[in-house]
This record gives sequence, C1' cells and structure tokens, in this order.
RNA sequence: UUAAUUAUUUAACAAGCAUGGCGAAAGCCAGGGACGCAAAGCCAAGGGUCUAAGGUUUUAUUCUAUGGCAGCCGCUUGUCCCC
Repeated sequence: UUAAUUAUUUAACAAGCAUGGCGAAAGCCAGGGACGCAAAGCCAAGGGUCUAAGGUUUUAUUCUAUGGCAGCCGCUUGUCCCC
C1' cells in the first nucleotide's frame, strides 16, 4: 500500500425524592430509587466553594475551620477501541 475478515465489551456507580438515623449547620450513613455519568473510581496537604458550633466583632445576616463538598476544577489509577 492492497485485499479479506471482524469488532464496537465486561460491567460499575448512583442525582432528586421518601423512610430511619447522626450532626449546631453544611452535610453524612442505611436500605429503597434512577437524574445522569467514559472515570460520577481514589485523593481534602493544590485551587475553588459551603456551613459557623466555639471564638471574635464596629453588635451588622461582621470575621473565622479545627467542620464539610471528589456529581466544581485538579492530582492519580483504570476498561474498551474501526479511528
């Protein structure tokens, strides 16, 4: 380069919501349930963002993380693949 044949997998996770529980809250856990997601797997010692118990304050719905969010970016590890 040409020709022929063939593949497009295995699966996984799980938003809202309702129920029960934990927490000051943000939010989290359990079973149910699927909105979605090619990383919606992991990581909170990067960025961003949420809450403010306690503390602080000019007493203002101020400021503050030691508390959260990975389904906000990011780091990192993976499956398939005609291209």

Predicted 3D model of an 83-nucleotide RNA (c-di-GMP-I riboswitch aptamer) from Thermoclostridium caenicola. The model forms 93% of the base pairs in the Rfam consensus. It was read from a public genome assembly, where an Rfam model found it. The source organism's lineage runs through Bacteria, Clostridia, Eubacteriales, Oscillospiraceae and Thermoclostridium. Its mean pLDDT, the model's own confidence on a scale to 100, is 80.